[in-house]
Context: one part of a larger RNA
RNA sequence: GGAUGAACGCUGGCGGCGUGCUUAACACAUGCAAGUCGAACGGGAAACCUUUUAUUGAAGCUUCGGCAGAUUUAGCUGGUUUCUAGCGGCGGACGGGUGAGUAACGCGUGGGUAACCUGCCUUAUACAGGGGGAUAACAGUCAGAAAUGGCUGCUAAUACCGCAUAAGCGCACAGAGCUGCAUGGCUCAGUGUGAAAAACUCCGGUGGUAUAAGAUGGACCCGCGUUGGAUUAGCUAGUUGGUGGGGUAACGGCCCACCAAAGCGACGAUCAGUAGCCGGCCUGAGAGGGCGACCGGCCACAUUGGGACUGAGACACGGCCCAGACUCCUACGGGAGGCAGCAGUGGGGAAUAUUGCACAAUGGGGGAAACCCUGAUGCAGCGACGCCGCGUGAGUGAGGAAGUAUUUCGGUAUGUAAAGCUCUAUCAGCAGGGAAGAAGAAAUGACGGUACCUGACUAAGAAGCCCCGGCUAACUACGUGCCAGCAGCCGCGGUAAUACGUAGGGGGCAAGCGUUAUCC
Numbered sequence: 001g002g003a004u005g006a007a008c009g010c011u012g013g014c015g016g017c018g019u020g021c022u023u024a025a026c027a028c029a030u031g032c033a034a035g036u037c038g039a040a041c042g043g044g045a046a047a048c049c050u051u052u053u054a055u056u057g058a059a060g061c062u063u064c065g066g067c068a069g070a071u072u073u074a075g076c077u078g079g080u081u082u083c084u085a086g087c088g089g090c091g092g093a094c095g096g097g098u099g100a101g102u103a104a105c106g107c108g109u110g111g112g113u114a115a116c117c118u119g120c121c122u123u124a125u126a127c128a129g130g131g132g133g134a135u136a137a138c139a140g141u142c143a144g145a146a147a148u149g150g151c152u153g154c155u156a157a158u159a160c161c162g163c164a165u166a167a168g169c170g171c172a173c174a175g176a177g178c179u180g181c182a183u184g185g186c187u188c189a190g191u192g193u194g195a196a197a198a199a200c201u202c203c204g205g206u207g208g209u210a211u212a213a214g215a216u217g218g219a220c221c222c223g224c225g226u227u228g229g230a231u232u233a234g235c236u237a238g239u240u241g242g243u244g245g246g247g248u249a250a251c252g253g254c255c256c257a258c259c260a261a262a263g264c265g266a267c268g269a270u271c272a273g274u275a276g277c278c279g280g281c282c283u284g285a286g287a288g289g290g291c292g293a294c295c296g297g298c299c300a301c302a303u304u305g306g307g308a309c310u311g312a313g314a315c316a317c318g319g320c321c322c323a324g325a326c327u328c329c330u331a332c333g334g335g336a337g338g339c340a341g342c343a344g345u346g347g348g349g350a351a352u353a354u355u356g357c358a359c360a361a362u363g364g365g366g367g368a369a370a371c372c373c374u375g376a377u378g379c380a381g382c383g384a385c386g387c388c389g390c391g392u393g394a395g396u397g398a399g400g401a402a403g404u405a406u407u408u409c410g411g412u413a414u415g416u417a418a419a420g421c422u423c424u425a426u427c428a429g430c431a432g433g434g435a436a437g438a439a440g441a442a443a444u445g446a447c448g449g450u451a452c453c454u455g456a457c458u459a460a461g462a463a464g465c466c467c468c469g470g471c472u473a474a475c476u477a478c479g480u481g482c483c484a485g486c487a488g489c490c491g492c493g494g495u496a497a498u499a500c501g502u503a504g505g506g507g508g509c510a511a512g513c514g515u516u517a518u519c520c
Stems, first nucleotide, its partner, number of pairs: 001520004006516005013390006019383002021348001026346003030343003035090003041086001043084007052075003060067002097301003106226008116218002121214007129163001131161002138153006169194005175188005199206002227273001229271001234264002239261008276298004280291004303324005326337004354380001356379003362376001363374004393423004403414004427461001430455004437447001464509005469490003475504005485492002
């Protein structure tokens, strides 16, 4: 000199774009953050229409006996619309947060899989025949303070289970051809054997099953690279390898039985310390050094530890089970919870924001769609935290006014500075108009009456901070008297201090200026 997710002191006009718990991966009140589909299904509720039964009985007519039937209420049959607890489907494995752990194939880079999987999507081919038994909801009943649970009875499906069929597919056996870097791979034909399916519909479609291929996403393996310590020198028993099995999508001591006795290490094993990694960011002429906030990619974690279930995908932040700590409810028998999601609270700290608006846009989930959900996201609020831009006026003006400081008392400085005169109106304030972002036939904007445009109006509402001995741009007076104090280094102060304090003047930067911390 540059830089910062900064903090502190003094000061503070406006706007744009960014950015904001670096500390306690400390504990959390409250609200919201993942739902959706009635075009899979049986119920339930409401409204309306309709069929029919009973009830009520107005106007009117009347031979006073009644006729008539508006209207009211309750039920039955069928239908339409809306809503929905449950069963069922898809999604809750994405998106969002954090960096505790991890020195590792975790990450980066380059390869391999002849050892693998892949819902939704695309393409192609072939299909969808015929049956069965349940169960929630519901009703009844019982237990319990509650959370919730038991029993009995009924019912549906795109829920569940057999059977049929099999172009193609799997498994077993044996054969032919082609081919590879190896284990091997591909194709063809044969025998035996095994496994599918679901309907809904507004009739347009939307779905279902199997196989093959693609795309996307993932899994595993390998070469190289990836922090400091030897005041850590030896480490290791599933340890190293083999055979045979189990398991997995798949290879493998991944796991198991048996056999052998190996394997790693001064080219630093093991141990203990520190740390998420990278694209990048800062600095530097570069080489290099430091860092890994925001944004993007990967990984890991979700109160601590362990476990599996479901599923195409999890060993699953807002799922389940067990154990621990903590908090809460309780009728003491037993239950409930997990902000490292967005806000917000307490605590810690030098220090870090609103319990905001909207799904209008972009994207995501569900749905045929309308649409619903979305603290992702888009915006707004707060903070000079950073960067950038703008303003705080312009011209003229010498009696060089007054005041102040100084003085050799003549003057000198502040100083064209002010006043005065002539202008202008950026910003802020006021009034009027007013978007794009919306894709489209139309409708639909949180931001927002915002940006922007126009008009009127007044120089009005808007300057500080640090420094002035040398380094280093900028000097005098007074006070103080080795005191009070200053200080980055050298150093200054003991009676004329350009170094302390105040004043006048000056220098530098400027809505900031200094200090502290850290890196180059």
This is a predicted structure of a 520-nucleotide part of an RNA (small-subunit ribosomal RNA, 5' domain) from an uncultured bacterium. Its Rfam family is "Bacterial small subunit ribosomal RNA". Rfam links the family to the GO terms ribosome and structural constituent of ribosome. Model confidence (mean pLDDT): 86 of 100.